Notes
Predicted 3D model of an 85-nucleotide RNA (c-di-GMP-I-GGC riboswitch aptamer) from Paucisalibacillus sp. EB02. Model confidence (mean pLDDT): 88 of 100. It was read from a public genome assembly, where an Rfam model found it.
C1' cells in the first nucleotide's frame, strides 16, 4: 500500500421504550445490543423517505426539498490494530 483471519487496546450502536424536539420524515440525549473494520467525518452523484411553504385543483388529491437519510450503493477524506502472502 494491498489485504481482513484470529486476537488485543478499545470504539460505535439496529430494534425497542422513556423524555425532548420537528408539520412530516427525522433528529438529541438516556437505556438497550440486531449488528459494524471505517456503523468516524462529508448530502458529491445515484437511490430512498418526507411534503411544512410553494404550484395544480369545486374538492379530495397530484406535483416539488429548499427537509431527512452516510447503519442503501458509489465517490471524496481522516483514522486504531494485525497474521500470512
Nucleotide at each position: 500500500a494491498u489485504u481482513g483471519a484470529a486476537a488485543a487496546a478499545g470504539g460505535c450502536a439496529a430494534a425497542c421504550u422513556a423524555u425532548c424536539u420537528g408539520a412530516a420524515a427525522g433528529g438529541a440525549u438516556a437505556g438497550g445490543a440486531c449488528g459494524c473494520a471505517a456503523a468516524g467525518c462529508u448530502a458529491a452523484g445515484g437511490g430512498u423517505c418526507u411534503a411544512a411553504g410553494g404550484u395544480u385543483g369545486g374538492g379530495a388529491g397530484a406535483c416539488u426539498a429548499u427537509g431527512a437519510u452516510c447503519g442503501c450503493c458509489u465517490g471524496g477524506u481522516u483514522g486504531c490494530c494485525a497474521a500470512a502472502a